[in-house]
Context: one part of a larger RNA
RNA sequence: CUGGGCGUAAAGGGUGCGUAGGCGGCCGAUUAAGUCAGAUGUGAAAUACCAGGGCUCAACCUUGGGGGUGCAUAUGAAACUGAUUGGCUUGAGUGCAGGAGAGGAAAGUGGAAUUCCUAGUGUAGCGGUGAAAUGCGUAGAGAUUAGGAGGAACACCAGUGGCGAAGGCGACUUUCUGGACUGUAACUGACGCUGAGGCACGAAAGCGUGGGGAGCAAACAGGAUUAGAUACCCUGGUAGUCCACGCCGUAAACGAUGGAUACUAGGUGUAGGGGGUAUCGACCCCCCCUGUGCCGGAGUUAACGCAAUAAGUAUCCCGCCUGGGGAGUACGGCCGCAAGGUUGAAACUC
Numbered sequence: 001c002u003g004g005g006c007g008u009a010a011a012g013g014g015u016g017c018g019u020a021g022g023c024g025g026c027c028g029a030u031u032a033a034g035u036c037a038g039a040u041g042u043g044a045a046a047u048a049c050c051a052g053g054g055c056u057c058a059a060c061c062u063u064g065g066g067g068g069u070g071c072a073u074a075u076g077a078a079a080c081u082g083a084u085u086g087g088c089u090u091g092a093g094u095g096c097a098g099g100a101g102a103g104g105a106a107a108g109u110g111g112a113a114u115u116c117c118u119a120g121u122g123u124a125g126c127g128g129u130g131a132a133a134u135g136c137g138u139a140g141a142g143a144u145u146a147g148g149a150g151g152a153a154c155a156c157c158a159g160u161g162g163c164g165a166a167g168g169c170g171a172c173u174u175u176c177u178g179g180a181c182u183g184u185a186a187c188u189g190a191c192g193c194u195g196a197g198g199c200a201c202g203a204a205a206g207c208g209u210g211g212g213g214a215g216c217a218a219a220c221a222g223g224a225u226u227a228g229a230u231a232c233c234c235u236g237g238u239a240g241u242c243c244a245c246g247c248c249g250u251a252a253a254c255g256a257u258g259g260a261u262a263c264u265a266g267g268u269g270u271a272g273g274g275g276g277u278a279u280c281g282a283c284c285c286c287c288c289c290u291g292u293g294c295c296g297g298a299g300u301u302a303a304c305g306c307a308a309u310a311a312g313u314a315u316c317c318c319g320c321c322u323g324g325g326g327a328g329u330a331c332g333g334c335c336g337c338a339a340g341g342u343u344g345a346a347a348c349u350c
Stems, first nucleotide, its partner, number of pairs: 003322004007304002012318001014201004021194003025088007033081002035077003039073004049065006091191001092188003095184004103177007110154001115149007125136002162169002206247006215241002220236004258317006266295011299306002323350003332343004
C1' cells in the first nucleotide's frame, strides 16, 4: 500500500462558514477525453515458460516455438462517466400568508433576600458543632421596627418543555437583529452534498488595562479533630467571581455516537403548525409535517444495547485508529504578555 475499524475495547475534529478537491437529479441532441472492439507497429538479445538436441547424467551449453502488462498510430462503437448544447421540476433556493421560542446585542425598569450604615424598642447573651473552641456582644450584640446605601442573582411559573451550529441561553419593558417551522405553489431552474488548508465562534479557570466589590470564596490566619492533619468540620478572609475593552483556545467541549441523502413493522407521551369530521361555538375524534422522549419488531452487536432522532440497509465526502509503558513527553516549527496551546517522535522496556 492493500485491509479491518472508530457508543463502552485504540479511534469522530469542541462547533460552524467556506476555498481547492472529491461526489452529484430527470429528458433529449452533439462530441468522442475516459471506456470498449478488432487491426498495424513496437515490446532487443540473454533470462523465464514449452518441446527437442549436446557434454556418460546433472549443473551447464544449445535449437525451435509460444506468450508478454504496456506504449504509439489509424479505424470503428456510443450504453455509462466527462465535455458542449437545449429543455424539465421532484433536490436546492426565493416570494407570499401565518403562529411559536430562556436564540443574539444594547438601553432602561422591578420586587424578594443577604450584607452594611443611621435611628427607635430592649437586655445578656449571640453564633457555631458530633461535642466544642476561635469569633461577635454591657463602648449595648443577637432579636425587632423604620429609613437609607450598594452589589450580585432572578423564587413560584418550570415541564426527559422551548431556542441555538456548538459553547450555551431563564425577572420585566423597549429598540436592533439571526435562524427554524407550518401552509401555499407565484418565481429561479441542479444553483446541490461534503470539505484538506483557511476564517470565525468557543464553558470554567487564567492573563493585561481601567472600574466595581453585597454574598460566596482558592491562597492565607486562627479554632477543633487526630498518633500526626500542610485535609475533611468551624470562625475569619485576599485574589477571583461582576462590568468595559483586549488576550487565552482548552474541558468527561459527551449522545464518550462527524455531516448529507434515500429506504426499512408498530405502540405511546409531549412541543409548534396545518387539514378533515363534528358543533351555534369551544372541546372530543381522525390524518399530515417539524422537533423532543419512552417502549418495542425485523435487522444488527463480543455483549451491554441500538432500533425511522439506528449502533439497521446503502451511496458520497471529511476526520481519526493500528499492542501497553516511555508520552501527549523531548527536540524543532507555529501561536501566546505569561500560564501554556498546537503539531509531535525515538532510545529503552514489557

Source information:
A computed fold for a 350-nucleotide part of an RNA from an uncultured Bacteroidota bacterium, annotated as small-subunit ribosomal RNA, central domain. Its Rfam family is "Bacterial small subunit ribosomal RNA". Gene Ontology terms of the family: structural constituent of ribosome and ribosome. The coordinates come from a structure-prediction model, not an experiment, and the mean pLDDT is 87.